[in-house]
Context: one part of a larger RNA
RNA sequence: UGUGGUUGUUUGAGGGGAAGUUGCCCAUAGUACGAGAGGAACAGGGCAACGCAGCCUCUGGUAUAUCAGUUGUCCGACAGGGCAGGCUGAGCAGCUAAGCUGUUUAGGAUAACUCCUGAAAGCAUCUAAGGAGGAAACCUUUCCCGAGAAAAGACAGCCUUCUGUAAAGAGGAGGGUGGCCAAAGAAGAUGGCGUUGAUAGAAUGGAGGUGUACGCAUCGAGCUUUUUGCGAGAUGUUCAGCCUGCCAUUACUAAUAGC
Numbered sequence: 001u002g003u004g005g006u007u008g009u010u011u012g013a014g015g016g017g018a019a020g021u022u023g024c025c026c027a028u029a030g031u032a033c034g035a036g037a038g039g040a041a042c043a044g045g046g047c048a049a050c051g052c053a054g055c056c057u058c059u060g061g062u063a064u065a066u067c068a069g070u071u072g073u074c075c076g077a078c079a080g081g082g083c084a085g086g087c088u089g090a091g092c093a094g095c096u097a098a099g100c101u102g103u104u105u106a107g108g109a110u111a112a113c114u115c116c117u118g119a120a121a122g123c124a125u126c127u128a129a130g131g132a133g134g135a136a137a138c139c140u141u142u143c144c145c146g147a148g149a150a151a152a153g154a155c156a157g158c159c160u161u162c163u164g165u166a167a168a169g170a171g172g173a174g175g176g177u178g179g180c181c182a183a184a185g186a187a188g189a190u191g192g193c194g195u196u197g198a199u200a201g202a203a204u205g206g207a208g209g210u211g212u213a214c215g216c217a218u219c220g221a222g223c224u225u226u227u228u229g230c231g232a233g234a235u236g237u238u239c240a241g242c243c244u245g246c247c248a249u250u251a252c253u254a255a256u257a258g259c
Stems, first nucleotide, its partner, number of pairs: 001148001004159007014145003020050007033038001051103005059097004066090005071084005092245001106140003113133004161170003176259002179193004199254003203249004207244004215237005222230002
C1' cells in the first nucleotide's frame, strides 16, 4: 500500500525438507540347478552402523544457583564475612551427547526394456489403431511454510453510525501505548497476565541440594602459672543448619489512573 474494517479458525494454488543410505543375520534351503563336487534367488522377519530431525525420563558432562571441607591474607579475637572462579567434594533446574525417541508402507503414471493382438505387406512384425508389464529417478501417501494465489479465497462473531452542502469533526468493532512478566528474546517481534487477578516479587508449606550449623552441655591425649586455667578433637542437642531459576497456598507489594 492493495484485497470494506477487525478478531479467531481454516482451504491449499504454490514452495521447501537427508523424503533416509548401507550392511549383516534368520528363513526360503542343503531346495532350484548339477553326474558329482558344489550351490543360489524372490516374497517374509529381526538387528546394526552412518547420516538427519527432535527431546532430557534414564546414563553421563557442564553448572561464576547452592551446600560442605580447606589454604593465604584482611576485618583485633570468637562468630560471620571480603579477595584469589583460590583449591577440593557433591550438585536441582537449564543447556547438552557419549544418552533417549523417530526416520515407514502402499498406490499411480512412466524410462530403457519385455510382451499380447495386429495390419499396411494373404507371410512375418511389440505399433501403425488397440492392450499388458516395467526402476533407488517422477507424482501422491509423511513433515513444514503458505491468500500480494491481483482469480488477492472460505467460515463464524462484531463494526460499517451521527453532524455537516462540502471540507472536516465526533463516534466505533478492534488494536496499540503506559504497567507486571516468560515456554519468548540482540532491538523489534512472540506468548501470558492486568483486581471479575495467582502475572512477577515477598511470606508460608512441599519437594529437592548439601550433609549434621552457631551456641551450650558432657568427655578429652596432654600442657600448666596448680588456676574461677589452656587444649586439637569427639558425642548430644541435630535426617540439623543453610539454600532454591521447581510445585503449590496466600492479594501483603506492584500490575493504578490514564492516553